[in-house]
RNA sequence: GCCGAGGUAGCUCAGUGGUAGAGCGAUGCGCUGAAAACGCAGGCGUGGGCAGUCCGAUUCUGCCCCUCGGCA
Numbered sequence: 001g002c003c004g005a006g007g008u009a010g011c012u013c014a015g016u017g018g019u020a021g022a023g024c025g026a027u028g029c030g031c032u033g034a035a036a037a038c039g040c041a042g043g044c045g046u047g048g049g050c051a052g053u054c055c056g057a058u059u060c061u062g063c064c065c066c067u068c069g070g071c072a
Stems, first nucleotide, its partner, number of pairs: 001071007010024004018055001027041004048064005
């Protein structure tokens, strides 16, 4: 330099056009003499950035940034 995949909640990821969820963690509460375990509760997160298409974009298109892999 070229090609491909990916960038969504603290972490790991889902969601593939109709205004975003799960598991884990963390936090608060309950339980306990106190902890652990267990149970309950609450998520408005610039969906990497800027444009475009569309009535409507996390989802489609373009450019840029970052990560990973392949080729040279």
The RNA shown here (transfer RNA) has 72 nucleotides and comes from a Candidatus Omnitrophota bacterium. The prediction has a mean pLDDT of 80. Its Rfam family is "tRNA". The source organism's lineage runs through Bacteria, Pseudomonadati and Candidatus Omnitrophota.